[in-house]
RNA sequence: UCGUGCUAGGUGGGGUGCCAGCGGUGCCCUGUAACCCGCAAUCCGCUCCAGCGGGGCUGAAUCCCCUCCCGAGGGGUGGACGUCCGUGGACAGCAUUCUGUGUGUGGCGUUGAUGGUUUGGUCCCCAAGCGGUGGAGGCCCGUGAACCAGGUCAGGUCCGGAAGGAAGCAGCCUUAAGCGGUAACCCCCAGGCGCUGGGGGGGUGCCGGACCGAAGUCACCCGCAGAACCGCCCCACGGACUUACGCAACAGAGGGGGGUGCACGA
Numbered sequence: 001u002c003g004u005g006c007u008a009g010g011u012g013g014g015g016u017g018c019c020a021g022c023g024g025u026g027c028c029c030u031g032u033a034a035c036c037c038g039c040a041a042u043c044c045g046c047u048c049c050a051g052c053g054g055g056g057c058u059g060a061a062u063c064c065c066c067u068c069c070c071g072a073g074g075g076g077u078g079g080a081c082g083u084c085c086g087u088g089g090a091c092a093g094c095a096u097u098c099u100g101u102g103u104g105u106g107g108c109g110u111u112g113a114u115g116g117u118u119u120g121g122u123c124c125c126c127a128a129g130c131g132g133u134g135g136a137g138g139c140c141c142g143u144g145a146a147c148c149a150g151g152u153c154a155g156g157u158c159c160g161g162a163a164g165g166a167a168g169c170a171g172c173c174u175u176a177a178g179c180g181g182u183a184a185c186c187c188c189c190a191g192g193c194g195c196u197g198g199g200g201g202g203g204u205g206c207c208g209g210a211c212c213g214a215a216g217u218c219a220c221c222c223g224c225a226g227a228a229c230c231g232c233c234c235c236a237c238g239g240a241c242u243u244a245c246g247c248a249a250c251a252g253a254g255g256g257g258g259g260u261g262c263a264c265g266a
Base pairs, nucleotide, nucleotide: 001266002265003264004263005262006261009058010057011056012030013029014028015027016026020047021046022045023044024043035055036054037053038052039051064259065258066257067256068255069254073250076247077246078245080243082241083240084239085238086237087236088235089234093232094231096228097227098226099225100224101223102222104220105219106218107217108216115212116211117210118209119208120207121206122205123201124200125199126198128196129195130194131193133190134189135188137186138185140181141180142179143178149174150173151172152171157166158165159164
């Protein structure tokens, strides 16, 4: 140096959570040529060489160990931009509401407005009348009896010497109870129905009548002044989220350098 067989080692990493701590199961991320099974959140295993048990692969180097460079990436942290939410403040502006006032337009008004006084209605209670609605009944229509309803009763039956008579099924015509229908009419009952008049109560608004009084009054657009409110805007503080940036750690993959065995044979 080569070959064969072994062994140490390796067979991903980060954040978060849990923990005295480490690792795993859990959750999130990265992205790989990233072995398999059992255990585990009421946790599981271990103790600084910090999962345990079993099996497989690889194996002394591209693969293991140390160090340097680069840095996918997620989490942490800092101050910003933006959005949203909450609390407080302010009233300069906008919006909203109210009041006063000015111009204009339109309506009503000396055939008497706004207003005032009075009296009714609208509202509630009581009973009534009329109408309407609904229900039940009558009237009316239809149907409706194997026999125990009526009439007529073929055939057949019975009585009779006969003449004649009797009961009577089916059929046909009716009818009772019952059942069904019913525009109108009659009668009874009922009501969150309507109208009318009567009695009582209540009186805020609205509507009407009568009286007083004598000239304004109502609506709208625009402007001005004032007040209220805190909706928008603004300010302060706090919270959540997003975006880009800064900082310090961690760090897969990649690159550079160095290091690490045993046995046998040639």
Predicted 3D model of a 266-nucleotide RNA (Bacterial large signal recognition particle RNA) from an Actinomycetes bacterium. Its Rfam family is "Bacterial large signal recognition particle RNA". A reference for the family is Rosenblad et al. (2009), "Kinship in the SRP RNA family", RNA Biol. Of the family's consensus pairs, 91% are formed in the model. The sequence was found by an Rfam model in a public genome assembly. NCBI's taxonomy places the organism under Bacteria, Bacillati, Actinomycetota, Actinomycetes.